[in-house]
């Protein structure tokens, strides 16, 4: 200098004028002052939770999820480290990472044959015919060739009529036994052995482990309405009683059916067992309300330093408070700057002009994963070339 791999950050800034929302304060009650105000993904709704409700939330089956080992975390299908397998010269990246001897199933086409799979071309000896080449017949072979993604281990030899792990040497794979290292997955080494009968489970399946449900439109409070009850006060009335106002509690009216401990109707996921709640439940017609407040932002929180750890991360200390809308705020405009591209000019540094400035908007919150992204910056590592 070039090519590449991994990780991190920014992704507009400043000022003026006008306009919004939250909080705090002030007072003249609708104004003023201060302060804060959309992301790294707010997106997808794919995982995991916090929180709320279902009275407590049991057993079995179904269903779903994960799948090497060890750690991290509130938890996870996430993150870190390592092992094994594959890719890459490497830095690094990927993972469909338990089981194919429990069973079922699939491997198109080609090929003789695709898993207790086989003879198309062929090799060998024998017999018959033939002048010969060759043809036919039964027998032996699976070493050579061909097909294919994949064909019952590989190379070399002995042996044989021709061959073949039939036998031998070395190697690969598998298995037995032993040793060393490691928390472990596993790795390395030695000995012995038979000769080695495929792949797919992100096919069904088997094994191991895990899994209550619903969701902020969760869930609470107030108000409202047609009634009812209790109490107090007042008016009218001989009295019985009627009416009005206030407060508290309850909570719409009519009709029909079923039920009230001989249990209607319910809860526990889909089913089932079992356990429990239970005096009201269901249907039809009609009436009232659709408003306001809470939940709603202080928490598995952010930043910095130190300590522990290979790391993820944890601990200690200090410091900060960084949106809370509800037809849904966080904006509009002007100017300057920044970045990028093109053109002009200049030896260069630079200057000028024009244009553009990504993906994209909180709605209960948090930890992840996945996807989108104009342009720019920083760091570490690998390979190649050149110079000292």
């Nucleotide at each position: 200098c070039g090519a590449g791999u991994c990780g991190g950050c920014c992704g507009g800034g400043c000022g003026g004028c006008c306009g919004c929302g939250g909080c705090a304060g002030g007072c003249g009650u609708g104004c003023c002052u201060g302060u804060c105000g959309a992301g790294g993904a707010a997106a997808g709704u794919c995982c995991g939770g916090a929180c709320u409700c279902c009275g407590a939330a049991g057993g079995g089956c179904a269903g779903g999820g994960u799948g090497g080992u060890g750690g991290g975390u509130a938890a996870c299908g996430c993150c870190c480290a390592c092992c094994c397998g594959g890719g890459g010269c490497a830095a690094c990246c990927c993972g469909c990472g338990g089981g194919a001897a429990a069973g079922u199933g699939c491997c198109a086409c080609a090929g003789a044959a695709a898993a207790u799979a086989g003879a198309c071309c062929g090799c060998c000896a024998c017999g018959a015919c033939g002048a010969a080449a060759g043809u036919c017949g039964g027998g032996g072979c699976a070493a050579g060739g061909g097909u294919g993604a994949a064909a019952c281990g590989g190379u070399g030899g002995u042996g044989u009529a021709a061959g073949a792990g039939a036998c031998c040497a070395c190697c690969a794979g598998c298995g037995u036994u032993c040793g060393a290292g490691g928390u472990g997955a596993c790795u390395c080494g030695a000995u012995c052995g038979g000769c080695u009968c495929g792949g797919c489970a992100a096919a069904c399946c088997c094994c191991a482990c895990c899994c209550g449900g619903a969701g902020c439109a969760a869930g609470g409070c107030c108000a409202a309405a047609a009634g009812g009850g209790u109490g107090a006060g007042g008016u009218c009335g001989c009295a019985a009683g009627a009416c009005c106002u206030c407060a508290c509690c309850u909570g719409c009216g009519c009709a029909g059916g079923c039920g009230a401990u001989u249990g209607a109707g319910g809860a526990c996921u889909g089913c089932u067992c079992g356990u429990c709640c239970g005096a009201g439940c269901c249907u039809g017609c009609g009436g009232g309300u659709a408003g306001g407040c809470c939940g709603c932002a202080c928490c598995a929180g952010g930043u910095c330093a130190c300590c522990g750890g290979c790391a993820a991360c944890g601990g200690u200390g200090a410091u900060c408070g960084c949106a809370g809308a509800u037809g849904g705020a966080u904006g509009g405009u002007c100017g300057c700057c920044a970045u990028c591209g093109a053109c002009u000019u200049g030896c260069a540094a630079g200057a000028g002009u024009c244009g553009a400035u990504a993906c994209a908007g909180a709605a209960u919150c948090c930890g992840g994963c996945u996807u989108a992204c104009a342009g720019g910056c920083c760091g570490a590592c690998u390979c190649g070339u050149c110079c000292c």

This is a predicted structure of a 388-nucleotide RNA (Bacterial RNase P class A) from an uncultured bacterium. The prediction has a mean pLDDT of 78. The model forms 97% of the base pairs in the Rfam consensus. Its Rfam family is "Bacterial RNase P class A". The family's RNA type in Rfam is ribozyme.